[in-house]
Context: one part of a larger RNA
């Protein structure tokens, strides 16, 4: 840029791409078969593998932004209580979150034409022959069926639903209504973007939730999760420490709730009923 106005939505599917695996074992049945040793077919159940998707309740890892412990030294005057460096000091845990080793699920079912190949009816060729006319059956394969994309499918589809119904003037054609072209004044819809708070989305764009008629981010408040019994003081013990206040104190990304803060106010684009 196109899809003969513009716009928002919600589709249809040409086409196009993913997936098509396989074992064991039970029952049919020790039956069919077979002297006997063995030992099915077809059906119809379980159950693992290796591939794959999607997820985070579980379990298991990360988690230099949570929690505690402890080692050397510097510093806040000292004590005590803290902070800084030392790979994140170093240790033992951990939310979110992402993740496997975890969890769930999936490959089927079914249909159409069909290959080897087995038929039916049947001549040419009074027989016979699946084929020559005619007519079945047949395969982890082919076409559909499943999952995803998908109208630049220029054959540019489809449905609902919103919006825009000026005015003078010059040229051109016209007998005029009118068309076209150009100029100028009036309007500037519907709906988009600028911009701004953000995450479920992300290299930037884009997507997606929101912008006072608001829970969009932050903050508070309330609750979970972690950690694992703070600080002060008391009491005991010459101390080092223990006990008690006290499952206390701290507490990230998680959950709800509240307009306190901050998404103020704005501006741009987009026109005039459509060959």
């Nucleotide at each position: 840029c196109g899809c003969a106005g513009g716009a928002u939505a919600u589709u249809u599917g040409a086409g196009a791409g993913g997936a098509u695996c396989u074992u064991u074992c039970c029952c049919u049945a020790g039956u069919a078969c077979g002297a006997g040793a063995g030992g099915a077919c077809c059906g119809g159940g379980a159950u693992g593998g290796a591939c794959g998707a999607a997820c985070c309740u579980c379990u298991a890892g990360u988690g230099u932004u949570c929690c505690a412990g402890u080692u050397g030294u510097c510093g806040c005057g000292c004590c005590a209580g803290c902070g800084g460096c030392a790979u994140a000091g170093c240790u033992g845990g951990g939310u979110a979150g992402c993740u496997a080793c975890g969890u769930u699920c999936g490959g089927a079912a079914u249909g159409g034409a069909u290959a080897a190949c087995c038929g039916c009816u049947g001549a040419a060729a009074g027989c016979a022959u699946c084929u020559a006319a005619g007519u079945g059956g047949g395969a982890a394969g082919c076409c559909a069926a499943c999952c995803u994309c998908a109208a630049g499918a220029u054959u540019a589809g489809a449905u609902a639903u919103c919006c825009c119904u000026u005015u003078u003037c010059c040229g051109u054609g016209g007998a005029a209504a009118c068309a076209c072209g150009g100029a100028a004044g009036c309007u500037g819809a519907a709906g988009a973007c600028c911009c701004c708070u953000u995450g479920u989305a992300g290299a930037c764009g884009a997507c997606a939730a929101g912008g006072u008629u608001g829970a969009u981010a932050g903050g508070c408040c309330a609750g979970g999760u972690g950690u694992g019994u703070a600080a002060g003081u008391g009491c005991g013990g010459u101390a080092a420490c223990g006990c008690a206040u006290u499952g206390a104190g701290c507490u990230a990304a998680c959950u709800g709730g509240u307009a306190c803060u901050a998404a103020u106010c704005g501006g741009u684009c987009g026109u005039g009923c459509g060959g």
The part of an RNA shown here (large-subunit ribosomal RNA, domain VI) has 275 nucleotides and comes from a Thermodesulfobacteriota bacterium.
Rfam family: Bacterial large subunit ribosomal RNA. Gene Ontology terms of the family: structural constituent of ribosome and ribosome.
The sequence was found in a public genome assembly.
The source organism's lineage runs through Bacteria, Pseudomonadati and Thermodesulfobacteriota.